This is a predicted structure of a 76-nucleotide RNA (c-di-GMP-I riboswitch aptamer) from a soil metagenome. The model forms 95% of the base pairs in the Rfam consensus. Rfam family: c-di-GMP-I riboswitch aptamer. Rfam describes the family as follows. GEMM was predicted in a large-scale screen for bacterial structured RNA regulatory elements.

[in-house]
RNA sequence: AACAGGGCAAACCAGCCGCGAGGCUGGGGCGCAAAGCCGCGGGCCCCCGGCCUCCGGGGGCAGCCGGGCUGCCGAA
Numbered sequence: 001a002a003c004a005g006g007g008c009a010a011a012c013c014a015g016c017c018g019c020g021a022g023g024c025u026g027g028g029g030c031g032c033a034a035a036g037c038c039g040c041g042g043g044c045c046c047c048c049g050g051c052c053u054c055c056g057g058g059g060g061c062a063g064c065c066g067g068g069c070u071g072c073c074g075a076a
Stems, first nucleotide, its partner, number of pairs: 007032002012027006030063001036069003040066003043061008
C1' cells in the first nucleotide's frame, strides 16, 4: 500500500448564539490516513483604536501551511 473494522464531515438548508469573523445542534456529503487534539510560528478573516498603503489591542479560522502531542489496520 492493499485488506478489515470503521471514523470525521465541505458546500448548502433549518433552528439557536454572536456587532462580526464565526460557533453549536439537526439534515446533508465535497472530500480527508490524522479533516483527532493544541492558537507555538506564519497566513487569512472580524471588531476597536491610532502619528491610518502600516501599526497596536481584543476576537476568529486547526478542512491555509508549518510545528507539538496522541491514534486504527498492516507487507510493518